[in-house]
Context: one part of a larger RNA
């Protein structure tokens, strides 16, 4: 995959492009606008934190990428502990109002304004630089008056960056490769070491213990198989890495060179008033196409966890659940006992009988699962339950709703008759079939497995 099809629990479910939906927000520190009698609520914006987690995929990568064991020249928002501060001022820009450009996306000019936004001054236990003389540097307030914050610095925790030893495919029908190349000095750059970059100097560096080149490939814990040694493999779960339409680049930030941020180029798709604009499902569902083949445009934040918030709370296709599919695993049922005139029918026959076969009918029982009725959780530590009137429990009816697939020459468990006649066909190997076929087709009988069975592919 095909045929067939009873129920339960757990797992998995492709490639390439793509519509519409939902998917990352949250917060009153701040000035506005709207509704309201008020309380209160709503809206766009400034600002803060979060969008670097979580989720997806394996294209690239044979590499310090991964695994393991070490190392020194580093940073680390939020969190924990300690020390010390939180003083005085200033100028703007959105929103808003007016004018105005454009089809739209989106702008332009003028004017007004607040802040935990921006800037200056002061101060400096500790902090940074130092030629040891000295020099430099901070902050932000809010409030329901309980608190929540802000700055500097020290230590911790966590996370991350960097370096090294060893291990980690195939090919010699690839034998030489390399100029920032190898090393040094000065400088630059970085959180940090370093040709990381640059100027100068030297001529080095790698290679038969396989450099370079080519091909293939994400790596591991593990998984499958095997008595083991090994061989094969890297779905689900977990750790690491890489990628986010293709290629390049930086900005912001504690952290990105950023899947649902920005800029440029390219391919493609869409809108357009032709001037110009918009987009990126390898997130969750879903559509088209490809294919032998793979699911619902479901419910809920109840639990666990994450973001923001003092909190109330909001968001969360993470997650928890439900739906589809015998795709796999496990358990159960499709009845039990009795019943010989060994009924009828079928098949075989030496025509006597044998066999199907206690099988059926009949009689006596039972009710698992499913069904009907009632009750009804745990999961939640006070409130809060999507799942779900679910699981379970009690009662009720009735054998009632529930069996197929492959094989029967030897290997290999299981045999006869008819049909066919080297035909039709079978076949994993040996091989069957040309008129008595246990090997083809059918029937009866038998063997094996069973909600599965057989075939094909693949691995040991």
């Nucleotide at each position: 995959g095909c045929c067939a099809a009873u129920g339960c629990g757990g797992c998995g479910g492709c490639u390439u492009a793509c519509c519409a939906u939902g998917c990352a927000g949250u917060c009153g520190a701040c000035g506005c606008c709207c509704c309201u009698c008020a309380c209160g609520g709503g809206g766009a914006g400034u600002g803060g934190c979060a969008g670097a987690c979580g989720g997806g995929u394996g294209a690239g990568u044979a590499a310090c990428g991964c695994g393991u064991g070490g190392g020194a020249a580093u940073c680390u928002a939020c969190c924990u502990a300690g020390u010390u501060c939180u003083a005085c001022g200033g100028a703007a820009c959105a929103a808003c109002a007016g004018u105005u450009g454009g089809a739209a996306a989106c702008g332009a000019c003028u004017g007004c304004u607040a802040a935990u936004a921006c800037c200056g001054u002061a101060u400096a236990c500790g902090c940074c630089c130092u030629a040891c003389g000295g020099g430099g540097g901070a902050a932000a307030g809010a409030u329901u008056u309980a608190u929540c914050g802000g700055a500097a610095u020290u230590a911790g925790a966590u996370g991350a960056g960097c370096c090294c030893g060893c291990g980690u495919a195939a090919g010699a029908u690839u034998a030489g490769c390399u100029a920032g190349u190898u090393g040094g000095u000065g400088g630059g750059g970085u959180a940090a070491u370093g040709g990381c970059c640059u100027a100068c100097c030297a001529a080095g560096g790698c290679g038969a213990c396989g450099a370079u080149c080519u091909u293939u490939a994400g790596c591991u814990g593990g998984u499958c198989u095997g008595a083991g040694a090994g061989g094969a493999u890297g779905a689900u779960c977990a750790g690491c890495c890489a990628c986010a339409c293709u290629g390049g680049g930086a900005c912001u930030g504690a952290g990105a060179c950023a899947c649902g941020g920005c800029c440029c180029a390219g391919a493609c798709u869409c809108c357009u008033a032709c001037g110009g604009g918009a987009g990126g499902c390898a997130g969750c569902a879903g559509u088209g196409g490809g294919g032998a083949a793979u699911a619902u445009u479901g419910g809920a934040c109840a639990a666990u966890g994450g973001g923001c918030g003092c909190a109330a709370g909001c968001c969360u296709g993470a997650u928890c659940c439900a739906g589809c599919c015998a795709u796999g695993c496990c358990g159960c049922g499709u009845g039990a006992g009795u019943g010989a005139u060994g009924a009828a029918g079928g098949c075989c026959u030496u025509a006597g009988g044998g066999u199907u076969g206690u099988a059926a009918a009949g009689c006596u029982c039972u009710u698992u699962c499913a069904c009907c009725g009632a009750u009804g959780a745990a999961g939640a530590u006070a409130a809060u339950g999507a799942c779900g009137g679910u699981a379970g429990u009690c009662g009720g009816a009735g054998a009632a709703g529930a069996a197929g697939c492959c094989c029967c020459g030897g290997c290999u468990a299981a045999c006869u008759u008819c049909g066919u006649g080297c035909c039709a066909g079978c076949a994993g190997c040996c091989g069957c079939g040309g008129u008595a076929a246990u090997a083809c087709g059918a029937a009866g009988g038998g063997g094996g497995c069973u909600a599965g069975c057989g075939u094909u592919g693949u691995u040991c």
The part of an RNA shown here (small-subunit ribosomal RNA, 5' domain) has 460 nucleotides and comes from Devosia sp. The organism belongs to Devosia, within Bacteria. The full RNA is in RNAcentral, with records from ENA and SILVA. The prediction has a mean pLDDT of 81. Rfam family: Bacterial small subunit ribosomal RNA.